[in-house]
Order: sequence, then C1' cells, then structure tokens
RNA sequence: UAUUCCGAAACGUGGAAGAGACCGCAAGUCGGCACCGAAGGGGCAAGUCUUCAUCUGCAGCGAUGAAGUUGAAACUCUCAGGUAAAAAGGACCCGUUUUGGUUUA
Repeated sequence: UAUUCCGAAACGUGGAAGAGACCGCAAGUCGGCACCGAAGGGGCAAGUCUUCAUCUGCAGCGAUGAAGUUGAAACUCUCAGGUAAAAAGGACCCGUUUUGGUUUA
C1' cells in the first nucleotide's frame, strides 16, 4: 500500500411497517377508553460455569437431580414511544466516506 473478516461513526432530495381524522372538557401535548411495535428500555430457551446430593466404602471419571451464574432475537412485555394525510420519528436494508481490530501479500 492493497486485501479477508468483524465492529463503530457520519452523510444521503436513498428505501422502510403497524395501530382511533376516537370521546370529554374549564383546551392542556390535559383526562378517558381502544389499539401498534421497528427509537430506547425490560424479560428468557438450549447451552456454559459453580456448588450440593445420589449412583459409591475412598478417589477419579461419568450420569441423574436440585440451587445459583451466565445467556439471543425481528420472540415477548408495552415502561417509554407511537396510532388520517403531511411533517417528524423509525429497527433494519442500500450507497459513499472515515475509523478500530484482524487475515493475507
């Protein structure tokens, strides 16, 4: 310098769903009911690890059971956020650029 893989950030006339144009009032992003899941946030399955008990008189290994630990999501909860169009927001995807680690030359 190029290059493989993983990650991060910024940018873009990029793409991007769902659900009440609900009701009330003294009219506030107020109250009520009904809903959505794709900002964010919470929860856990197999498995990992640790301890205990039994198989076993001791030790090792292994098995079984119990308790704890760790443990993902687009699953789930609906706290937050959102529920006509428009605007805004929007996980995730695409493109460009920058950057960290890493493989090879």
The RNA shown here (Glycine riboswitch aptamer) has 105 nucleotides and comes from an Anaerolineaceae bacterium. It was read from a public genome assembly, where an Rfam model found it. Its mean pLDDT, the model's own confidence on a scale to 100, is 83. The model forms 90% of the base pairs in the Rfam consensus.